[in-house]
Molecule: Glycine riboswitch aptamer
Organism: Gammaproteobacteria bacterium
RNA sequence: CAGGCCGUCGUGGGAGAGAGCCUAAGGUCACGGAGUCAUCCGUGCAUCCGGGCCGCCGAAGGCGCAACACGCCCGGAAACGCUCAGGCAAAAGGACCACCACGGUACG
Numbered sequence: 001c002a003g004g005c006c007g008u009c010g011u012g013g014g015a016g017a018g019a020g021c022c023u024a025a026g027g028u029c030a031c032g033g034a035g036u037c038a039u040c041c042g043u044g045c046a047u048c049c050g051g052g053c054c055g056c057c058g059a060a061g062g063c064g065c066a067a068c069a070c071g072c073c074c075g076g077a078a079a080c081g082c083u084c085a086g087g088c089a090a091a092a093g094g095a096c097c098a099c100c101a102c103g104g105u106a107c108g
Stems, first nucleotide, its partner, number of pairs: 001108001003107001004105005010099004018054001020053004026049002029044006055088003061084001062082003068075001
C1' cells in the first nucleotide's frame, strides 16, 4: 500500500430430496360435564410440541481416505465417500461465488 492471502460485517446469487403414512399415551387447543374454583373427567382435533414406521437428499456442522510422511502408532485434501447431525411446498437455512467496507498479514 496497487495487487495477493486470511478474517468479519453488509448486499446479490446459490442445488438436491415425501406439504409421506400412522398415532389422541402426554402437552397445547376446542367443546361438554363436575367442582371444595385448586382442579378433575369425557369427547374431538394429526395445521403446533410430542411418539412410531418407511422412502429419499447432500451444500451447515461432523466423520472416512489415495498419494505422501513416519522405524511403528499418531498424521494426511476435496465439490469424493458416509449420512451421525441436518434437510425433503413456501419461508428460513445453505457449502460456495461475486462485489463493497473494515481489520489483519507482509507474499509481492